[in-house]
RNA sequence: GAUAGAGGCGCGGAUGCCAUCAGUACGCUCCGAUACCCGGCAGGAACCGGGGAGCGGAAAGGGACAGCCGCCGAAGUGUUCGCUUCGAUUCCUGUCGGGCGGAUGCUGGGUCGCCGGAGAACAUCCGGCGGACUGUCGAGUACCUUACUCGGAGCGCUGUC
Numbered sequence: 001g002a003u004a005g006a007g008g009c010g011c012g013g014a015u016g017c018c019a020u021c022a023g024u025a026c027g028c029u030c031c032g033a034u035a036c037c038c039g040g041c042a043g044g045a046a047c048c049g050g051g052g053a054g055c056g057g058a059a060a061g062g063g064a065c066a067g068c069c070g071c072c073g074a075a076g077u078g079u080u081c082g083c084u085u086c087g088a089u090u091c092c093u094g095u096c097g098g099g100c101g102g103a104u105g106c107u108g109g110g111u112c113g114c115c116g117g118a119g120a121a122c123a124u125c126c127g128g129c130g131g132a133c134u135g136u137c138g139a140g141u142a143c144c145u146u147a148c149u150c151g152g153a154g155c156g157c158u159g160u161c
Base pairs, nucleotide, nucleotide: 001161002160003159004158005157008072010071011070012069013068015066016065018063026056027055028054029053030052031051037050038049039048040047041094042093043092044091045090046089075107076106077105078104079103080102081101082100083099084098086097087096088095108134109133111131112130113129114128115127116126117125118124136152137151138150139149140148141147142146
């Protein structure tokens, strides 16, 4: 350098189906109201709405389950750069968020607790801190291939060439 592997409630993806989202948004009918006000991310121009009742009535994101696919920096995340006929009522300009890609930093792994953020949510996800556990390498000790103590990190570890 190449190749093949290991960690385990292991990581990620799409599909099917189910619940939630929610009797919410929205549509129609009827009644009421007419402010020059308020709201729809900011500005401009428009448009719609602002209360009640009845009828009808979603979706996206996120989640459980099922098998399938790709895998073991799997993947996640911070910063930054580029692209975007994706979203925030329509158009323009911005802003914020999303998607894809590049560079770079951090994190071995899952789990539990606390704090913070996202989210409709007590689900779930992300980040920080901490606990025990677990895999791996190094050092040391011993009752000696097993156990214990301490430390490190995946740019690591093991096998073969």